[in-house]
Model confidence (mean pLDDT): 79 of 100. This is a predicted complex of two RNAs, RNase P RNA and transfer RNA, with 474 nucleotides together. It holds a member of the Rfam family "Bacterial RNase P class A". It is annotated as a ribozyme.
RNA sequence: GGAGUUGGCCAGACAGCCGCCCCGCCACUAAAUCGACGAUUGGGUCCCGUGUGUCUUCCCGGUUCAAGGUCGAUUUAGUGGCGGGGAGGAAAGUCCGGGCUCCACAGGGCAGGGUGCCAGGUAAUGCCUGGGGGGCGUAAGCCCACGGAAAGUGCCACAGAAAAUAUACCGCCCGACCAUAAUCAGUGGCGGGUAAGGGUGAAAAGGUGCGGUAAGAGCGCACCGCGCGGGUGGUAACACAUCGCGGCAGGGCAAACCCCAUCCGGAGCAAGGUCAAAUAGGGAAGCGAUGGUGUGGCCCGCACCGCUUCCGGGUAGACCGCAUGAGGUGCGCGGUGACGCGCGCCCGAGAUGAAUGGCUGUCCACGACAGAACCCGGCUUAUCGGCCAACUCCCAAG
RNA sequence: GGGCCGUUAGCUCAGCCGGUAGAGCAGCUGGCUUUUAACCAGUUGGUCGGAGGUUCAAAUCCUCCACGGCCCACCA
Numbered sequence: 001g002g003a004g005u006u007g008g009c010c011a012g013a014c015a016g017c018c019g020c021c022c023c024g025c026c027a028c029u030a031a032a033u034c035g036a037c038g039a040u041u042g043g044g045u046c047c048c049g050u051g052u053g054u055c056u057u058c059c060c061g062g063u064u065c066a067a068g069g070u071c072g073a074u075u076u077a078g079u080g081g082c083g084g085g086g087a088g089g090a091a092a093g094u095c096c097g098g099g100c101u102c103c104a105c106a107g108g109g110c111a112g113g114g115u116g117c118c119a120g121g122u123a124a125u126g127c128c129u130g131g132g133g134g135g136c137g138u139a140a141g142c143c144c145a146c147g148g149a150a151a152g153u154g155c156c157a158c159a160g161a162a163a164a165u166a167u168a169c170c171g172c173c174c175g176a177c178c179a180u181a182a183u184c185a186g187u188g189g190c191g192g193g194u195a196a197g198g199g200u201g202a203a204a205a206g207g208u209g210c211g212g213u214a215a216g217a218g219c220g221c222a223c224c225g226c227g228c229g230g231g232u233g234g235u236a237a238c239a240c241a242u243c244g245c246g247g248c249a250g251g252g253c254a255a256a257c258c259c260c261a262u263c264c265g266g267a268g269c270a271a272g273g274u275c276a277a278a279u280a281g282g283g284a285a286g287c288g289a290u291g292g293u294g295u296g297g298c299c300c301g302c303a304c305c306g307c308u309u310c311c312g313g314g315u316a317g318a319c320c321g322c323a324u325g326a327g328g329u330g331c332g333c334g335g336u337g338a339c340g341c342g343c344g345c346c347c348g349a350g351a352u353g354a355a356u357g358g359c360u361g362u363c364c365a366c367g368a369c370a371g372a373a374c375c376c377g378g379c380u381u382a383u384c385g386g387c388c389a390a391c392u393c394c395c396a397a398g
Numbered sequence: 399g400g401g402c403c404g405u406u407a408g409c410u411c412a413g414c415c416g417g418u419a420g421a422g423c424a425g426c427u428g429g430c431u432u433u434u435a436a437c438c439a440g441u442u443g444g445u446c447g448g449a450g451g452u453u454c455a456a457a458u459c460c461u462c463c464a465c466g467g468c469c470c471a472c473c474a
Stems, first nucleotide, its partner, number of pairs: 001394010012363007020086018040067005047062003051059001053058001088369001092380002095378005100268004107300004112264005117131005132146001133144004147259002152257002154253003169198002171194005177189004206224006225248001226246005231240003272320004282311006291305004313473003327346008364367001399470007408423004417454001425441005447463005
């Protein structure tokens, strides 16, 4: 210098103007509630009055109630001002796992579904980390749904002799048999042996070599492979140029049924709760106390006593849930690591027609995928580019 | 926001515990008819929505995408 691998970070920048959502403070306006005040109007009056009403059951004042008035406080709403905050690495797909809420703090069984080498991490997982085995790559490194086919059932189209209890199409070998031939040889047939060779197929019943044989064959032997048992190492998966036994017996498919192990109750914030408003607390059909409902797929159990479907009626308003959380970040410690523990600091969106935009100017590398809706942890998918760190290979030079 | 289905010929649909994809209508050709329709005979037409995987083999089994469709609040 080139090629590449892994991990992490950023996601046009700056300035001006206008505009949107949320929060805090201040001012003004309006409404509601509470308190105080003095006096106005109207009503009640057992009682009190030293009454500048002659007396009185009448009048006046005290007193009390209501309405309106002024001032102050609180709450809510609107307007204006000031200050602060305002999408993502995937907010997405809704594919997994959890929190939360209701049904019983979800209990037993069946069915159903998920997962599938081992160990650990975690709230939990199908995720992550480390390790084992297999595959790819020169390497860094990457990929793998990676239990069981010797529990059982099933499938393996076409081709091929045969597709799983092995089998004889061609070939090879044998025959004292038949035909041909004077006889032998040969050829054809028939009977038998043979899985070495050919051919078919995705797949053909361990491989190579030597011996052996009529030809052959784990038929015998050596090596390799395989299975079983032991030993050693490892928590385990598993490994071993370790020992013994077995000639070797079973091809593939479990993302076919299934078996084994393990996990899973159902629904979802339109969950659920509080308040307000309004209506016809209606009609029809069905089920009905060995029943029905509580959303379970079914049974038991538990709780409740009406429920389901359709038609019709009303409201479509406010608040909570709702953002301090398995939160982020710095340091230290433990661990190979995922991660955990301790201390300090920080608060960083919250709508409900749903908020981040528009215009102008300057600069550059000319800007991708894409927009929260109860909240988290993952996976997957989409994505213009740029930066940093570690590592590998090649070339050249010192 | 949440839950659930579907995509196969031009159209409507079968086929979905794997073995090489069909039916009806439509289209084309021929016949019948004076001609058309109807009818009869024959025939064309398929990336099975896309990509990847398992398998000898995938419309079918698994995973990920794309597109289309359906349902839902509260009160009594």